The RNA shown here (THF (Tetrahydrofolate) riboswitch aptamer) has 107 nucleotides. The coordinates come from a structure-prediction model, not an experiment, and the mean pLDDT is 77. It was read from a public genome assembly, where an Rfam model found it. Of the family's consensus pairs, 82% are formed in the model.
RNA sequence: GACAGAGUAGGAACGGCGCGUCAAGUGCCCAUGGAUGGGAAGUUGCCAUGGGACGAAGGCGGAGCGCAUGUGCUUUCCGCCGCGUUGCCGUAUCCGCGUCCGCUGCC
Numbered sequence: 001g002a003c004a005g006a007g008u009a010g011g012a013a014c015g016g017c018g019c020g021u022c023a024a025g026u027g028c029c030c031a032u033g034g035a036u037g038g039g040a041a042g043u044u045g046c047c048a049u050g051g052g053a054c055g056a057a058g059g060c061g062g063a064g065c066g067c068a069u070g071u072g073c074u075u076u077c078c079g080c081c082g083c084g085u086u087g088c089c090g091u092a093u094c095c096g097c098g099u100c101c102g103c104u105g106c107c
C1' cells in the first nucleotide's frame, strides 16, 4: 500500500418485575438540548424537557360499607382474567455507522 473483517445506537420476539385502566403512558407534529464503533467531524435512528392536535376496555371474586338476609355500592383494599401500538431489566435473535484515522486477518 491492496483486499477482507469486527465492534455503536436501535427494532421486533420471549421471560421476569412494575405502571395505568380515576388515562398517565404510547403513537403523531413543532421547538430546544443530549448521548451515540477506540478517536474526529457527522447522518439515520435514540433519549430528555417544553408546547400542540388526537385519544382508550374493562370484567369477575373476596374483604369493606349500605339496606336488611340476599341484594346494592365501590374512584377504600386484596386477588384473578383482560386491556394499553405501557415502563424497566434479562435472554436469544435481527438490522447495523456512508467518510478519515485506528483495530484484526491476509498478501
Stems, first nucleotide, its partner, number of pairs: 001107001003105003010094002013091006019084003028052007038101003058081006064073004